[in-house]
Predicted 3D model of a 349-nucleotide part of an RNA (small-subunit ribosomal RNA, central domain) from Hildenbrandia rubra. Taxonomically the source falls in Hildenbrandia (Eukaryota, Rhodophyta, Hildenbrandiales, Hildenbrandiaceae). The coordinates come from a structure-prediction model, not an experiment, and the mean pLDDT is 86. RNAcentral holds the full RNA, with entries from ENA and SILVA. It matches the Rfam family "Bacterial small subunit ribosomal RNA".
Context: one part of a larger RNA
RNA sequence: UUGGGCGUAAAGCGUCUGUAGGUUGUAUAGUAAGUCUAUUGUAAAAUCUUAAGGCUCAACCUUAAAUCAGCAGUAGAAACUACUAUACUAGAGUAUAGUAAGGGUAAAGGGAAUUUUCAAUGUAGCGGUGAAAUGUGUAGAUAUUGAAAAGAACACCAGUGGCGAAAGCGCUUUACUAGGCUAUUACUGACACUCAGAGACGAAAGCUAAGGGAGCAAAUGGGAUUAGAUACCCCAGUAGUCUUAGCUGUAAACGAUGGAUACUAGGUGUUGUGCGUAAAUUUCGUGCAGUAUCGUAGCUAACGCGUUAAGUAUCCCGCCUGGGAAUUACGCUCGCAAGAGUGAAACUC
Numbered sequence: 001u002u003g004g005g006c007g008u009a010a011a012g013c014g015u016c017u018g019u020a021g022g023u024u025g026u027a028u029a030g031u032a033a034g035u036c037u038a039u040u041g042u043a044a045a046a047u048c049u050u051a052a053g054g055c056u057c058a059a060c061c062u063u064a065a066a067u068c069a070g071c072a073g074u075a076g077a078a079a080c081u082a083c084u085a086u087a088c089u090a091g092a093g094u095a096u097a098g099u100a101a102g103g104g105u106a107a108a109g110g111g112a113a114u115u116u117u118c119a120a121u122g123u124a125g126c127g128g129u130g131a132a133a134u135g136u137g138u139a140g141a142u143a144u145u146g147a148a149a150a151g152a153a154c155a156c157c158a159g160u161g162g163c164g165a166a167a168g169c170g171c172u173u174u175a176c177u178a179g180g181c182u183a184u185u186a187c188u189g190a191c192a193c194u195c196a197g198a199g200a201c202g203a204a205a206g207c208u209a210a211g212g213g214a215g216c217a218a219a220u221g222g223g224a225u226u227a228g229a230u231a232c233c234c235c236a237g238u239a240g241u242c243u244u245a246g247c248u249g250u251a252a253a254c255g256a257u258g259g260a261u262a263c264u265a266g267g268u269g270u271u272g273u274g275c276g277u278a279a280a281u282u283u284c285g286u287g288c289a290g291u292a293u294c295g296u297a298g299c300u301a302a303c304g305c306g307u308u309a310a311g312u313a314u315c316c317c318g319c320c321u322g323g324g325a326a327u328u329a330c331g332c333u334c335g336c337a338a339g340a341g342u343g344a345a346a347c348u349c
Base pairs, nucleotide, nucleotide: 004320005319006318007303008302012317014201015200016199017198021194022193023192025088026087027086028085029084030083031082033081034080035077036076037075038074039073040072041071042070049065050064051063052062053061054060091191092188093187094186095185096183097182098181099180103177104176105175106174107173108172109171110154114150115149116148117147118146119145120144121143125136126135162169163168206247207246208245209244210243211242215241216240220236221235222234223233258316259315260314261313262312263311266294267293268292269291270290271289272288273287274286275285276284298305299304322349323348324347331342332341333340334339
C1' cells in the first nucleotide's frame, strides 16, 4: 500500500491571490516514451512443486520434468496516457447593452438624544434600591424654558431582505473605485481546476506615537448585601472605547460542513433579472443567478442531511490516529511587549 476517516465522536488552514507540483474539453493525422504481444540471451547449483526410482517404511538420497520476477536485445500493435502538427466550441475569458446593492476609500452636510456651561422661572428636596445608604442640593439642585459647546452613535424604513473572499458593511449627498447578475450577438480558442512553499487581508482586546474624550466603562475608591463578599445591586471613576500612522495575527474567525466539475423527485416562500401570456401595472407560466423552508430516493451510529447534500462520482489541497501530561517543555522563526507559529517525551490511566 492492498483497505479508514474529518457537521456533532480525533480531524477542513479565519479568508483569498497565486508559484512549483498534481489533474485536465472535442476531432483528425503522425511518433512509439509509458502500455501490450511474440521472440532471443541471461536469470549458478541446492531448495520449493510434480512424476518416477533407491535405502524393509519414513525422514533422507537419486533422476527427470515443471517453474523463474527482473534486466538487456530484436520484431511488431496503436485503443488508452504522453509528445508533435492541424482544426473545433460545449469549459474559461473579452467586448457590447442593461441592472440590483448597508461592497470599499475620501470629503461635505443633517436631525433626535446625552452631558456640560450661561441666562430665566421656581423651592426643598433630588437621585437611587428588594429596602437603604454613599452621592447631590438653600453657595438655590431636581423640574421647566431659551441659548451655546462638545463627542459618539445613526430611531422608524428593516425583512431567515441586500452586498462582500472572509473579517465585516445601515443617517443624507458628492467624488473616485472593485466585484456580481441578466441579455445579445460578435471575438479569442482549453487560455482550465486545485495549490506545498510564498504573499495579501483579517472582529474584539492589547501595544507604540500624536490628537480627542460626550456617554459607557476593566482597574480603583466608597455605600449596601453577607458568616465573609477581593462578586452580583447602588454612587463615583481611570485606562479603553473615537481619529491618524504603525504593530499584533488571534476568536464558538461556526454552516463547528475546504475548493472545482457533472449527475440525481418534487412542493412552498422570497431577492435580482430576461422571455411569453395577460393587462395597463397587476396576474399566470417559464429560464438564469441568489437566499430560506418542507421533503422523495439515497446517505447517516443516531440526530439529521437531502439539486445551497452530509446523495452518486472524478480531480487537487489541508488535517486526524486512545485520554491526560500538553493551545506544555526544549529549540527555531516572528513580535516593542503581551505573546503568536511550529511542537515532543518521560510518566500515568